């Protein structure tokens, strides 16, 4: 120098000026802090909160699906088995069961599965086209046809028979295991694929959802229940009495909600430096930091410098994850190739 794998981090900066959200002082005037992301996204999985059901247990349902460990939890990570694919770093996998049962398998092929035989082989019959019988070794179809290599056998084959190899059950060893072993024995040996088909096993699983939920609570909205009143006239003229009008209602007490407000709400499975314990995921301990909370919903507009000219995209109860989208850009760590010392 080239190609190529992991892993992390930034993703325009500094200043003025004038809004917006919240917060704090301050009588006011004002002044002082603070204010989106790595995904704030999809909402696709766990969980914390909340409210509702719940006496147990089965059925259904819907997820999960090699071990082991980490977690509040998980469909997540870690770390390991076991296939696959790369010379390698390393990447990928719903990876339990098809030797219970039931479906399905396009085309092509004698046949797609307790079935068959197009070619060919071998054997017998016929003078011959040719028919019968045997065979699965060769050819041929297909993504996929009863295990593969040799020996033997045999009319010609054939696990027919034997080695080794591959399957399977059983025992050993080794591992917490998944699972390996060119350890031992036994079966000549299950018979195609498909379980993100249907099933079968094994585990796990109540249901909504912050517009959850909880408190305060107006009204000439309406309930309810007392007094007082409707020919004996409450009440309606804001000192009060009288006449005159009007005239079926008026007063009090209650509890439930609406408008509205307040809480819920942002210090929490939080971040960060060390140090301990673990391969790691992670967890202990000590220091330290506080980094948004609207409810019609702020986070902006405008000027100046700079530069490598700016990606995807923006809270809405909180939190771990999976996913996806993202312009340029740094850093660390590997692997192969060349060349040179």
């Nucleotide at each position: 120098g080239g190609a190529g794998c992991c892993g992390g981090c930034c993703g325009a900066g500094c200043g003025g000026u004038c809004g917006c959200c919240g917060g704090g002082g301050g009588c006011a005037a004002c002044c002082c802090c603070g204010g989106a992301g790595g995904a704030a996204a999809g909402u696709c999985c766990g969980g914390g909160c909340u409210c509702c059901a719940c006496u147990g247990g089965g059925c259904g349902g819907g997820g999960u699906g090699c071990c082991a460990g980490g977690u509040a939890a998980c469909g997540c990570c870690u770390g390991g088995g076991g296939g696959g694919c790369g010379c390698a770093a390393g990447c990928c996998c719903a990876c339990g069961g098809a030797a219970a049962g039931u479906g399905c398998c396009a085309c092509a092929g004698a046949a797609a599965a307790g079935a068959u035989a197009c070619c060919g082989c071998c054997g017998g019959a016929g003078c011959g086209a040719u028919c019968c019988g045997g065979u699965a070794a060769g050819g041929g179809u297909g993504a996929a046809a009863a295990g593969g290599u040799g020996c033997g056998g045999u009319a010609a084959g054939a696990g027919c028979g034997c080695a080794c190899c591959g399957c399977g059950c059983a025992g050993g060893u080794g591992g917490u295991a998944a699972c390996a072993c060119a350890c031992u024995g036994c079966g000549g040996c299950a018979g195609g694929g498909u379980a993100a088909a249907c099933c079968c096993c094994a585990c796990c699983u109540g249901g909504a959802g912050c517009a959850a939920g909880a408190c305060c609570g107006a009204g000439u909205a309406g309930g309810g229940g007392a007094g007082c009143g409707u020919u004996c006239g409450a009440g309606u003229a804001u000192g009060c009495c009288c006449a005159g009008a009007c005239g079926a209602g008026c007063u009090c007490c209650c509890g439930g909600g609406u408008a509205g407000g307040u809480c819920g709400c942002u210090a929490g499975a939080g971040g960060u430096g060390c140090g301990c314990g673990g391969u790691g995921a992670c967890g202990c301990g000590c220091g330290u930091c506080c980094g948004a909370g609207a409810u019609g919903a702020a986070u902006g507009g405008c000027c100046g410098c700079u530069c490598u000219c700016g990606a995807c995209a923006g809270a809405a109860c909180c939190c771990g994850g999976c996913u996806u989208a993202c312009a340029g850009g740094c850093c660390g760590g590997c692997u192969c190739c060349c060349a040179c010392c």

The RNA shown here (Bacterial RNase P class A) has 341 nucleotides and comes from a Candidatus Rariloculaceae bacterium. RNAcentral holds the sequence, with entries from ENA. Its Rfam family is "Bacterial RNase P class A". From the family's description: Ribonuclease P (RNase P) is a ubiquitous endoribonuclease, found in archaea, bacteria and eukarya as well as chloroplasts and mitochondria. The prediction has a mean pLDDT of 78. It is recorded under the gene name rnpB. The model forms 93% of the base pairs in the Rfam consensus.